[in-house]
RNA sequence: CGCUGAAAAGGGCAAACCACCCGAAAGGGUGAGACGCAAAGCCGUUGGCCUAAACCUCUCGAGAUUGCGAGGGGCAAGGCAGCCAGGUUGCCGGU
Numbered sequence: 001c002g003c004u005g006a007a008a009a010g011g012g013c014a015a016a017c018c019a020c021c022c023g024a025a026a027g028g029g030u031g032a033g034a035c036g037c038a039a040a041g042c043c044g045u046u047g048g049c050c051u052a053a054a055c056c057u058c059u060c061g062a063g064a065u066u067g068c069g070a071g072g073g074g075c076a077a078g079g080c081a082g083c084c085a086g087g088u089u090g091c092c093g094g095u
Stems, first nucleotide, its partner, number of pairs: 002095004012037002018031005035082001041088003045085001047083001048080003055074007
């Protein structure tokens, strides 16, 4: 340096649920918690998945200058990354 493994040693991370905060939501942060993880460290390039405030459009209602309210549809520049692939860094063991 490459490949490989998680038996050992030292450890690490932290799902769901709950509390508080941020957000329109998806989701995120902190605390507690522990389902699991050999990269469940970091990135957000591919695919995939989630949400739709704003915006566009349609219908209805009231109203009658511009505008208001409700419902349906579309839409990512918003998210997930512990969904797969990819990039990058890394402890220990074997070879």

c-di-GMP-I riboswitch aptamer from Candidatus Methylophosphatis haderslevensis, 95 nucleotides, folded computationally. Its Rfam family is "c-di-GMP-I riboswitch aptamer". Gene Ontology term of the family: cyclic-di-GMP binding. The coordinates come from a structure-prediction model, not an experiment, and the mean pLDDT is 83.